This is a predicted complex of two RNAs, RNase P RNA and transfer RNA, with 466 nucleotides together.
Rfam match: Bacterial RNase P class A. By type it is a ribozyme. Its family is annotated with tRNA processing, dimeric ribonuclease P complex and ribonuclease P activity in the Gene Ontology.
RNA sequence: GGGGACGGGUUGAUGGUCGCCUCCCCGCGGCUUGCCGCGGGGGGGAGGAAAGUCCGAACUCCAGAGGGCAGGGCGCCCCGAUAACAUCGGGGGACCGGGGGGAGCGAUCCCUCCGGGACGGAAAGUGCCACAGAAAACAGACCGCCGAUGGCCCCGGUGAAUAGGGGCACAGGCAACGGUGAAAAGGUGCGGUAAGAGCGCACCGGGCCGAGAGUAAUCGAGGCCGCAUGACAAACCCCGCCCGGAGCAAGGCCGAAUAGGGGCCGAGGUGUCGCCCGCACCGAUCGAGGCCCGGGUAGGCCGCAUUGAGCCCGAGGGCAACCGAGGGCCCAGACAGAUGACCAUCGCCCCGGAACCGGGGUACAGAAUUCGGCUUAUUCCCGUCCCCUGCC
RNA sequence: GGGCCCGUAGCUCAGUCGGUUAGAGCACCGGACUCAUAAUCCGAUGGUCGUAGGUUCGAGUCCUACCGGGCCCA
Numbered sequence: 001g002g003g004g005a006c007g008g009g010u011u012g013a014u015g016g017u018c019g020c021c022u023c024c025c026c027g028c029g030g031c032u033u034g035c036c037g038c039g040g041g042g043g044g045g046a047g048g049a050a051a052g053u054c055c056g057a058a059c060u061c062c063a064g065a066g067g068g069c070a071g072g073g074c075g076c077c078c079c080g081a082u083a084a085c086a087u088c089g090g091g092g093g094a095c096c097g098g099g100g101g102g103a104g105c106g107a108u109c110c111c112u113c114c115g116g117g118a119c120g121g122a123a124a125g126u127g128c129c130a131c132a133g134a135a136a137a138c139a140g141a142c143c144g145c146c147g148a149u150g151g152c153c154c155c156g157g158u159g160a161a162u163a164g165g166g167g168c169a170c171a172g173g174c175a176a177c178g179g180u181g182a183a184a185a186g187g188u189g190c191g192g193u194a195a196g197a198g199c200g201c202a203c204c205g206g207g208c209c210g211a212g213a214g215u216a217a218u219c220g221a222g223g224c225c226g227c228a229u230g231a232c233a234a235a236c237c238c239c240g241c242c243c244g245g246a247g248c249a250a251g252g253c254c255g256a257a258u259a260g261g262g263g264c265c266g267a268g269g270u271g272u273c274g275c276c277c278g279c280a281c282c283g284a285u286c287g288a289g290g291c292c293c294g295g296g297u298a299g300g301c302c303g304c305a306u307u308g309a310g311c312c313c314g315a316g317g318g319c320a321a322c323c324g325a326g327g328g329c330c331c332a333g334a335c336a337g338a339u340g341a342c343c344a345u346c347g348c349c350c351c352g353g354a355a356c357c358g359g360g361g362u363a364c365a366g367a368a369u370u371c372g373g374c375u376u377a378u379u380c381c382c383g384u385c386c387c388c389u390g391c392c
Numbered sequence: 393g394g395g396c397c398c399g400u401a402g403c404u405c406a407g408u409c410g411g412u413u414a415g416a417g418c419a420c421c422g423g424a425c426u427c428a429u430a431a432u433c434c435g436a437u438g439g440u441c442g443u444a445g446g447u448u449c450g451a452g453u454c455c456u457a458c459c460g461g462g463c464c465c466a
Stems, first nucleotide, its partner, number of pairs: 001388009012346007020045012047364001051375002054373005059247004071243005076092006093119001095116009120238002125236002127232001129230001142178001144174003149171002151168005186204006205227001206225004212219002251302004261293005268282005310329004316323002347362007393465007402418004411449001421435004442458005
């Protein structure tokens, strides 16, 4: 100098001009008297993720004696934080990965640093382990080794045999070696043997019991066992704990026209028309027409945006998460729609030229009932550790 | 805004309790048949299983996070 992992912080500042949304106040005008229009003044106006909608709540409606089944979620241990959580903090344990150092012939072990995470149970049961390979879960024998013992053959020897030597690989013994695989039923060394094998021994590893330590997870002196009993529960499952359902398009209030519904009155009604007659149509069991009531739709208001698990400062407590006496503040919000644009100066980053200047850039994104977390996207800076490279 | 579902070849779909090199039909391409075309028959091509990470010896399948698409709710 470059790269990676993890953690923390940050998401530009000031001024000017012109605009947008919302709330409050003042003046003028209008009327349907609380609304509209115009003008002026003042307050506020995106985020760390507003996103994904993955958890947990507030709130609302529905259901609901109580219990069980089904279904779903969570899962090392202890303490703490919180309204709650599958969240957060602190400490510890086992396991895994990486770096450094050390011991040993070796198997392997010890010390130290950094990091990780959906880490209950595999001797309750079921299931599965493809391909390859001889064999894959109550083990097995392809190549191979041996053939001590028994068998067969030959030599030799003898009166005939036994004994002796050699061979075969028939019975049989074996699992070291080779090869396959993710995994081969402990490993290293010595002995042992016909060849071998925990067959025996030493060491390493493992299993069981376990004095003792610890709140616990767990660790564990020592003893016993020559030691097949593996992996997968983000397969079914078992154990423990928890969970009623839906979601602000929840839900509440007001409520037009038209068409249905109900009740009452009811013999006329409508058209032609200035009025009457006449004519036409509709009409009294099936009711023309009028009035009233009710449900629901369009639409409007509330929920919902000044009072909250609220924001800022913060004595103090705590390793921290967090709590917090006290003081101050009221702080976005809809028509699914405002929160902006330009200029100047200064920051920050990159490039080019020694001061200083010139050019370029300043991410991700964007509220919609509201909070607490998690995850994902992203700018710049800082810290710890590791790797690569160059120079001293 | 909220709830739910899906993603496998150019298109429509299979893929069982995770197992060798992921299949089928249509389409496309080549050949046969025909004077020629269609139909029919034969053969071949074509896949980052939406993307990434994890669990596992092994993932299209199981889990998590993203990406894209669709449906419903006044």